[in-house]
Predicted 3D model of RNase P RNA and transfer RNA as a complex of 453 nucleotides. The prediction has a mean pLDDT of 78. Rfam match: Bacterial RNase P class A. From the family's description: Ribonuclease P (RNase P) is a ubiquitous endoribonuclease, found in archaea, bacteria and eukarya as well as chloroplasts and mitochondria. The family's RNA type in Rfam is ribozyme.
RNA sequence: CAGGUUAGCCGGAUGGCCGCGGGCUUGUAAACCCGAGGAAAGUCCGCACACCACAGGGCAGUAUGCCGGGUAACACCCGGAAGCGUGUAAACGCUUGGAUAGGGCCACAGAAAGCAAACCGCUCCCCUUCGAAGGGAGUAAGGGUGAAAAGGCGGUGUAAGAGACCACCAGCGGGUGCAGCAAUGCGCUCGGAUCGGCAACCCCCAUGCGGUGCAAGGUCAAGCAGGAGAGAAGUCUGUUUACAGACGGGAACGGCCCGUCUCCCAAUCAUCUCCGGGUAGACCGCUCGAGCUGAGGGGUAACCCACAGCCUAGAUAGAUGUCCAUCCAGGCGGAGUUCCCGCCGGACAGAAUGCGGCUUAUAGGCUAACCUGGAAU
RNA sequence: GGGCCGAUAGCUCAGCCGGUAGAGCAACGGCCUUUUAAGCCGAUGGUCCUGGGUUCGAGUCCCAGUCGGCCCACCA
Numbered sequence: 001c002a003g004g005u006u007a008g009c010c011g012g013a014u015g016g017c018c019g020c021g022g023g024c025u026u027g028u029a030a031a032c033c034c035g036a037g038g039a040a041a042g043u044c045c046g047c048a049c050a051c052c053a054c055a056g057g058g059c060a061g062u063a064u065g066c067c068g069g070g071u072a073a074c075a076c077c078c079g080g081a082a083g084c085g086u087g088u089a090a091a092c093g094c095u096u097g098g099a100u101a102g103g104g105c106c107a108c109a110g111a112a113a114g115c116a117a118a119c120c121g122c123u124c125c126c127c128u129u130c131g132a133a134g135g136g137a138g139u140a141a142g143g144g145u146g147a148a149a150a151g152g153c154g155g156u157g158u159a160a161g162a163g164a165c166c167a168c169c170a171g172c173g174g175g176u177g178c179a180g181c182a183a184u185g186c187g188c189u190c191g192g193a194u195c196g197g198c199a200a201c202c203c204c205c206a207u208g209c210g211g212u213g214c215a216a217g218g219u220c221a222a223g224c225a226g227g228a229g230a231g232a233a234g235u236c237u238g239u240u241u242a243c244a245g246a247c248g249g250g251a252a253c254g255g256c257c258c259g260u261c262u263c264c265c266a267a268u269c270a271u272c273u274c275c276g277g278g279u280a281g282a283c284c285g286c287u288c289g290a291g292c293u294g295a296g297g298g299g300u301a302a303c304c305c306a307c308a309g310c311c312u313a314g315a316u317a318g319a320u321g322u323c324c325a326u327c328c329a330g331g332c333g334g335a336g337u338u339c340c341c342g343c344c345g346g347a348c349a350g351a352a353u354g355c356g357g358c359u360u361a362u363a364g365g366c367u368a369a370c371c372u373g374g375a376a377u
Numbered sequence: 378g379g380g381c382c383g384a385u386a387g388c389u390c391a392g393c394c395g396g397u398a399g400a401g402c403a404a405c406g407g408c409c410u411u412u413u414a415a416g417c418c419g420a421u422g423g424u425c426c427u428g429g430g431u432u433c434g435a436g437u438c439c440c441a442g443u444c445g446g447c448c449c450a451c452c453a
Base pairs, nucleotide, nucleotide: 001373002372003371004370005369006368007367008366009365010364012327013326014325015324016323018321020035021034022033023032025030026029037348041359042358044357045356046355047354048353049213050212051211052210053260054259056258057257058256059255061209062208063207064206065205066080067079068078069077070076081096082095083094084093085092086091097204098203102202103201104198105197106196119143120142121139122138123137124136125135126134151169152168154166155165156164170194172191173190174189175188176187177186178185179184217284218283219282220281226275227274228273229272230271234247235246236245237244238243248265249264250263251262277452278451279450291310292309293308294307296305297304298303328346330344331343332342333341334340378449379448380447381446382445383444384443387402388401389400390399396433405419406418407417408416426442427441428440429439430438
């Protein structure tokens, strides 16, 4: 210098005229202050908050799944372990509870696809004039099929073979030493010949989750018209004849069951369903919060602790805009070579209860560390 | 703002627990008919919305995106 990898950041700046939303002071018009994002998006997760009587137990459902830590919580983040893959490398991506709890599937091809299997081949026997052909038996070493065929290699053994047997290696299981919080790693020893894959199929194990969502919910104002249906079972005692208590039944629980509490039990009733009517208003919830900035301490890091300072949109069909001037990146053309002139021009996108994440979209630029190649010293 | 579905031939839809994707109508060619329609026969026609993953193998299972559709207000 060129190319690349990772991490982080910016993503136009300043001023002016005219406007828009909110707050506030005088006062009904001005002054002052504030006014989009890293994703405000998708709504994929997790919470706060609000209501559903308690949000209690179980089933069902659903999500997660190596180990440790962080956090309000998570499917997120950080650090670590094992395996596979891509790249020359820096580095990056994916997978990882259980297949000996059980069920299911493995198409086509192939002889056989799961308590294995004999198509070719090999060996022996029968038949036969030797042979060939045919028949029977043995055999998983070799061929062939397939994504996948029950470990590898050497020897013993055999008619030929085979963990049938033996040594070594790989793998499995038990015990154990060292390192580590752990996953796990490095070893030692013993055992038995040693049973594929799929759990992003059902399932089992462990852990988490009650449901609905700010159109939650609360207060006020305006206006109207209610109707139909479903729905339980009463009994006893006291007694002022309408109440109370006990037992029983129903509803409330949401997908189902149970517990406590509450309401109702014979039709003007709890509760539920359907049809119909009215409104399209105001205020609260609503923005001070797991908040932002700075420097310090702890920790490898995510993150945490204490201190100081700051207040930084709250609209309701939805404000945050348009124009002008100067400048900063950037691109193109001319001239031409460290300069000059002209033109163009800044992406993705836009709050709607609020946070923490993930994912997706994003012109261009900056910083740091590292890798590869080239050149010079 | 919140919740829930769907996308397969030109159109309307099937496709179960993963194993070469089908039906009806339309369009095309032929037969029949003087001709058309109807009828009969035949063949064609597919990015299974897109991309990535799991698997030997994906329309189907998992993840992300695109497009389209539906439902939720309060008062008596």